[in-house]
RNA sequence: GCCCCUUUAGCUUAGUGGUAAAGCAAACCCUUCGUAAGGGUAAGACAUCGGUUCGAUUCCGGUAUGGGGCU
Numbered sequence: 001g002c003c004c005c006u007u008u009a010g011c012u013u014a015g016u017g018g019u020a021a022a023g024c025a026a027a028c029c030c031u032u033c034g035u036a037a038g039g040g041u042a043a044g045a046c047a048u049c050g051g052u053u054c055g056a057u058u059c060c061g062g063u064a065u066g067g068g069g070c071u
Stems, first nucleotide, its partner, number of pairs: 001070005007064001010024004018054001027041004047063005
């Protein structure tokens, strides 16, 4: 220099056009003399910039990040 792949919640993963799900963690409440365990509630995310589309996490392009391959 060229090519390929990855990027979703604090972490690990689902979701492949129609208003994003779960586990763990963290917060609050219940339970207890107290703690752990258990139960309940609420919050929390589509790397970024454009394009296509009635509608984009999803499709296309650029950039960024991480990984791999060739030279």
The RNA shown here (transfer RNA) has 71 nucleotides and comes from Candidatus Nomurabacteria bacterium CG10_big_fil_rev_8_21_14_0_10_35_16. It matches the Rfam family "tRNA". Rfam links the family to the GO term triplet codon-amino acid adaptor activity.